Description: The RNA shown here (transfer RNA) has 73 nucleotides and comes from a Candidatus Dojkabacteria bacterium. The RNAcentral record of the sequence draws on ENA. Rfam family: tRNA. Rfam links the family to the GO term triplet codon-amino acid adaptor activity. About the family: Transfer RNA (tRNA) molecules are approximately 80 nucleotides in length. Model confidence (mean pLDDT): 80 of 100.
[in-house]
RNA sequence: GCCAAAUUAGCUCAGCUGGUAGAGCAGCUCAUUUGUAAUGAGCGGGUCAUGGGUUCAAGUCCUAUAUUUGGCU
Repeated sequence: GCCAAAUUAGCUCAGCUGGUAGAGCAGCUCAUUUGUAAUGAGCGGGUCAUGGGUUCAAGUCCUAUAUUUGGCU
């Protein structure tokens, strides 16, 4: 330099054909316990990497940029 993939909650990841974004772990609260751990119930947490485009509607499609990973030279 070229090619490909990835970027979604604090972390690890879903979201399949475009239709109002979820799980596990972690955090907080409550219950249970003499207490802790464990267990159960609940709550909070997201400008979906950034800009632009298409569409009635974009995490999803197109495009540019950034970062990371892999391959080729």